[in-house]
Molecule: transfer RNA
Organism: bacterium
RNA sequence: GCCGAUGUAGCUCAGUCGGUAGAGCAACGCAUUCGUAACGCGUAGGUCGGGAGUUCGAAUCUCCCCCUCGGCU
Numbered sequence: 001g002c003c004g005a006u007g008u009a010g011c012u013c014a015g016u017c018g019g020u021a022g023a024g025c026a027a028c029g030c031a032u033u034c035g036u037a038a039c040g041c042g043u044a045g046g047u048c049g050g051g052a053g054u055u056c057g058a059a060u061c062u063c064c065c066c067c068u069c070g071g072c073u
Stems, first nucleotide, its partner, number of pairs: 001072005007066001010025004019056001027043004049065005
């Protein structure tokens, strides 16, 4: 340099055909217990890598750029 994959909550990841951004773990609170852990219930946490475009509407489609990983030379 070329090709492919990947980027969404603190972490690991879903999100189909464009239509309210989710789960598990972690954190916090409550309940339970003599107490702790576990289990149960609840709460909070998001510029969806960045920018632009299309659209009534974009995590999703198009373009440019960036991070990470792999392959080829």